A computed fold for a 501-nucleotide part of an RNA from candidate division WOR-1 bacterium RIFOXYA12_FULL_36_13, annotated as small-subunit ribosomal RNA, 5' domain. Its Rfam family is "Bacterial small subunit ribosomal RNA". Model confidence (mean pLDDT): 85 of 100. Lineage of the source: Bacteria > Bacillati > Candidatus Saganbacteria.
[in-house]
Context: one part of a larger RNA
RNA sequence: GGAUGAACGCUGGCGGCGUGCUUAACACAUGCAAGUUGAACGAUCUCCCGGCUUGCCGGGGGAGAGUAGCGGACGGGUGAGUAACACGUAAGUAACCUACCCUCAAGACUGGAACAACCUGCCGAAAGGUGGGCUAAUUCCAGAUGUGGUUAUGAAGACACAUGUUUUUUUAACUAAAUCCCGCAAGGGGCUUAAGGAUGGGCUUGCGGCCUAUCAGCUAGUUGGUGAGGUAAAGGCUUACCAAGGCUAUGACGGGUAGCUGGUCUGAGAGGAUGAUCAGCCACAAUGGAACUGAGAUACGGUCCAUACUCCUACGGGAGGCAGCAGUGAGGAAUUUUCCGCAAUGGGCGAAAGCCUGACGGAGCGACGCCGUGUGUGUGACGAAGUCUUUCGGGAUGUAAAACACUGUCAGAGGGGACGAUAUUGACGGUACCCUCAGAGGAAGCCACGGCUAACUACGUGCCAGCAGCCGCGGUAAUACGUAGGUGGCAAGCGUUAUCC
Repeated sequence: GGAUGAACGCUGGCGGCGUGCUUAACACAUGCAAGUUGAACGAUCUCCCGGCUUGCCGGGGGAGAGUAGCGGACGGGUGAGUAACACGUAAGUAACCUACCCUCAAGACUGGAACAACCUGCCGAAAGGUGGGCUAAUUCCAGAUGUGGUUAUGAAGACACAUGUUUUUUUAACUAAAUCCCGCAAGGGGCUUAAGGAUGGGCUUGCGGCCUAUCAGCUAGUUGGUGAGGUAAAGGCUUACCAAGGCUAUGACGGGUAGCUGGUCUGAGAGGAUGAUCAGCCACAAUGGAACUGAGAUACGGUCCAUACUCCUACGGGAGGCAGCAGUGAGGAAUUUUCCGCAAUGGGCGAAAGCCUGACGGAGCGACGCCGUGUGUGUGACGAAGUCUUUCGGGAUGUAAAACACUGUCAGAGGGGACGAUAUUGACGGUACCCUCAGAGGAAGCCACGGCUAACUACGUGCCAGCAGCCGCGGUAAUACGUAGGUGGCAAGCGUUAUCC
């Protein structure tokens, strides 16, 4: 000198764009943050219309508990853990999976059953539980068919990277569906099997990036093999047996610290430091453990167990998890609104209308940062007053003010009024912007002035009070302390502190 997610002191006009718990991964009141589908289903309630035997039937609309489907594995948060194939990069998978989506081939036949809801009995303070009875489905089950697929067996060919891969074919066994919904129909939406694609992932490997030897030896599932199991999948992944191996001064093992990267800051570069915001990956969800469901989780707003804590209780027993958005307490030098809207973009469900969306779009607060802009302009005296100083003559403040003549940025008042959405739809917002009006009015401070370092005098103080980044100032004329005048620097900021280069 540059930089910062900064803080502190003094001061503070406006706007745009960014940005805002770096500390206690501390504890959390309250509200919201994941639902949706009646074009899968049976009840229930309600409104309208028609028939009419006046309390039943038919048709249409609406509401929403339950069954069922899809989604709650995305999106959002945090960085505790992790020195590791976690990350980055380059490869491999002849060892693998992939719902929804796209392309293509073939198909959906016949039966049956249960459980919610509902009715009813009981237990419980509650949370909730339990017995009996009825019922629908795109729920569940059995059988059929088999384009195909899987497994086993036989044959032929092609290829390869060791185990092998692949094509055609014979035989055998096993293996599917909801022909459901909407529609007068046409048609549309779905279902099953198989192949390919796309997308997303799993696993493996080479190389790369912290400190420490005052850590030198470490290791029994340890290293390898065989059999078996397990997984979507190779593998000590697991297990039985066998062998005795494997790693290490090119730093094993141990300890400390730490999410990694694109990037960011600095620097001429090499390098050094760093990893807020934004983007990619990883890990975590009070702490520890476990599986279930599912295409996908070992699942932040799911389940179970244990622990700690908080709350309710009729003392028998229950409920909870903000490292989602706001917000509260605590900690701290320190970090915002319990705001508006789904109008846009994106996501979930739905045939659609649409519903949901604290993702997101916006507004609010903070000079926290960057950028822009204003706080007036011109004329105006050998120069008012005041103040400071003086050798008492004067000098400085100083064209500065006053005065006169103007202008209208910002702010203010009135009127018009968007883009963002071609068409329905605008939270922002009567905002931005445009026009008109009035009037210099509402808008300047902070630090320094001994040298480094731009800028000097007076008074007070008297090694005191104090200053100070370094050198050093102060003990009676202090340009170094305090105040005043003046001057210098920067300016809605200016200084200080902390940290990095």